[in-house]
The RNA shown here (Bacterial RNase P class A) has 426 nucleotides and comes from an Opitutaceae bacterium. Its Rfam family is "Bacterial RNase P class A". It is annotated as a ribozyme. Its family is annotated with tRNA processing, dimeric ribonuclease P complex and ribonuclease P activity in the Gene Ontology. NCBI's taxonomy places the organism under Bacteria, Pseudomonadati, Verrucomicrobiota, Opitutales, Opitutaceae. Its mean pLDDT, the model's own confidence on a scale to 100, is 75.
């Protein structure tokens, strides 16, 4: 140089018109207010998105256990609030390389929701005979006949019959689980022995299950005995085991205000001979009050200060340009303070220092189109011996909605580091 893998970073810029929400010092109006328009001035992401997980925060519940739900899941060691992550081992698998006659072994990349399938239910399409109580279509092998052949043997003068050996076709029965074939998967593999053919039937080796274990903080697991082999395969199907969790979401809530109907309560009313207490009634009307439900609007909710600068209004001073005072939203710029993540130091692990960076916020939701010129990538056409250079098309995913840490998917392109492989050149 190309490519793989992984990491960080950016997600074109610059103007100009016309929109949209928001807010507003001046400005206008019907001036404590409100505003179509004018004028300033803010306005999406690396994922804002899926809503999978943790959380803050807010109601609500709460003696205490249980059910139901729901999360997580080899093992250790760090981070973290927690989900998560990282960093190191262990098993499993799958690719390569060595080494074996093949396996088994060993070295290196990858990679794995990696607890349990003798606790229980259930599932294993389609194809195939057969899928977990294994099974028999081709096949192999064997045992009776029925036919038809070669050969023998006896019998007959001869056609010919009668017997027996082989093999071949069909039947009927039996053995086999080698080979074929089906399938994601066929109930240990290989190689000897053995059989009438086979077959863990034997027997070595390897897998493999039971037991003991050097070792290891552990997962695990060198090795050694035993066992002929019972034990498929999914737990991301349902389940068990083990930890761990209290529901419910900002449509959480808080607080104001207002109308109208109904609810309750308390007077004023009636009865109890008349008052007081007290008790009893309430059909209508009146008054205070309550607390609920609707609807608006505030809050939650998205930073505050200070010097100066542009702007701006008022006032003075000048003939003007302008200068001075004083007030003031808003943006720029310096500076400092809260919040947050982020990198680097540091540490008595509690934190502290440093850098440079962000903090928009509607309420059914706004952040958008148009144009000109430019930058970067591709394309097509064209020019030019080439370097090159005209010209024209294209540019991703996607849209905040309480707010913060994860995971996951999505994404044209560019740019800067690592780690690998191969070429090429000194």
């Nucleotide at each position: 140089u190309u490519u793989c893998g992984g990491g960080g970073c950016c997600a074109g810029g610059u103007c100009u018109u016309c929109g949209c929400u928001c807010c507003g010092a001046g400005u206008u109006c019907u001036u404590u207010g409100a505003a179509c328009c004018c004028c300033g001035g803010a306005g999406a992401g690396g994922a804002a998105a899926g809503u999978c997980c943790g959380g803050a925060c807010a109601c609500c519940g709460c003696a205490g256990g249980g059910c139901a739900g729901g999360a997580u899941u080899c093992c250790g060691c760090g981070u973290g609030a927690a989900a998560g992550c990282g960093c190191g081992g262990g098993c499993g698998c799958g690719g390569c390389g060595c080494g074996u006659c093949a396996a088994g072994g060993c070295g290196c990349c990858g990679u794995g929701a990696c607890g349990g399938a003798c606790a229980g239910u259930g599932u294993c399409a389609c194809a195939g005979a057969g899928a977990a109580u294994a099974u028999a279509c081709c096949g192999c092998c064997u045992u009776g006949u029925u036919c038809g052949a070669u050969c023998c043997g006896c019998c007959g003068a001869a056609a010919g019959g009668c017997g027996g050996c082989u093999c071949g076709c069909g039947c009927a029965g039996g053995g086999c689980a080698a080979g074929g074939g089906u399938g994601a998967a066929a109930a240990g593999g290989u190689g000897g022995g053995g059989u009438a053919a086979g077959a863990g039937c034997c027997c070595a080796c390897c897998g493999c299950g039971c037991c003991g274990g050097a070792g290891g903080c552990a997962a695990c697991g060198a090795c050694g005995g035993c066992g002929g082999c019972a034990c498929g395969a999914a737990a991301a199907a349902c389940c068990c085991a083990a930890u761990c969790c209290g529901g419910u979401g900002c449509a959480a809530g808080a607080c104001u205000a207002a109308a109208u109907a109904g609810g309750g309560g308390a007077c004023u009313c009636g009865g109890c001979g008349g008052c007081c207490c007290g008790c009893c009634g309430g059909a209508c009307a009146g008054u205070c009050c309550c607390g609920g439900g609707u609807u608006a609007g505030u809050c939650g909710c998205a930073u505050c200060c200070u010097g100066g600068g542009c702007g701006u209004g008022c006032g003075g001073c000048g003939c003007a340009a302008g200068c001075c005072g004083c007030g003031c939203a808003g943006c720029g710029c310096a500076g400092g303070g809260a919040g947050g993540g982020g990198c680097g130091c540091u540490u008595u692990c509690g934190g502290g220092c440093g850098c440079a960076c962000c903090u928009a916020g509607a309420g059914a939701a706004a952040u958008g189109a148009a144009g000109a010129c430019u930058g970067c990538g591709g394309c097509g056409c064209g020019a030019g011996u080439g370097a090159u250079u005209g010209c024209g098309c294209c540019g991703a995913c996607a849209g905040a909605a309480u707010c913060c840490g994860g995971c996951u998917u999505a994404u044209c392109g560019g740019c800067c580091g690592c780690g690998a492989a191969a070429c090429u050149a000194g």